[in-house]
RNA sequence: CUCUUAUCCAGAGAGGUGGAGGGUCUGGCCCUAUGAAACCCGGCAACCGGCUAUAAGCUAUAGCAUCGGUGCCAAUUCCUGCGAUACAUUGUAUCGACAGAUGAGAG
Numbered sequence: 001c002u003c004u005u006a007u008c009c010a011g012a013g014a015g016g017u018g019g020a021g022g023g024u025c026u027g028g029c030c031c032u033a034u035g036a037a038a039c040c041c042g043g044c045a046a047c048c049g050g051c052u053a054u055a056a057g058c059u060a061u062a063g064c065a066u067c068g069g070u071g072c073c074a075a076u077u078c079c080u081g082c083g084a085u086a087c088a089u090u091g092u093a094u095c096g097a098c099a100g101a102u103g104a105g106a107g
Stems, first nucleotide, its partner, number of pairs: 001107008013041001015040003021031003025081001027079002042073003047069003050064006077099001082096006
């Protein structure tokens, strides 16, 4: 980098360093000096491992967070971008796809 697969309307500090940016991209709309990114500490969660229980042949389901590997901590993946449907008159709502993010596996 590519492919497969699962999830994405919940959750998470008014701490320290740092100094201007950030929310992937488009168009919006936001956050930010009452301080952005980044790093540290702290926290959330439970995807993989782990542990417990039950059933069962190498597995499944439910649970735990003491330990390991990630991940995450404004706004639904902030909304939107392509298609469909229903209302209504160029918008509103719903569903799906695309794209993206993260985990696990494969090349």